Predicted 3D model of a 67-nucleotide RNA (transfer RNA) from a marine eukaryotic metagenome. Its mean pLDDT, the model's own confidence on a scale to 100, is 84.
[in-house]
RNA sequence: GGGCGUAGCUCAGAGGUAGAGCGCCACCUUGCCGAGGUGGAAGUCGCGGGUUCAAGUCCCGUCGCCC
Numbered sequence: 001g002g003g004c005g006u007a008g009c010u011c012a013g014a015g016g017u018a019g020a021g022c023g024c025c026a027c028c029u030u031g032c033c034g035a036g037g038u039g040g041a042a043g044u045c046g047c048g049g050g051u052u053c054a055a056g057u058c059c060c061g062u063c064g065c066c067c
Stems, first nucleotide, its partner, number of pairs: 001067005008022004016053001024040005046062005
């Protein structure tokens, strides 16, 4: 100097309600498990500021990891 940091994990997300897959919980199905189906919980968007009516997103600083 560049890249990355968003759910337990892996990652999306062009200024306007934060999502998916896997995992987890409940129920249905099954003689049981698994598979399948339905529903649900789970997030200080690394941290602090700024811009804006509104910021995960733009700007500045800062911390951590990688090159």
The sequence is in RNAcentral, with records from MGnify. It matches the Rfam family "tRNA".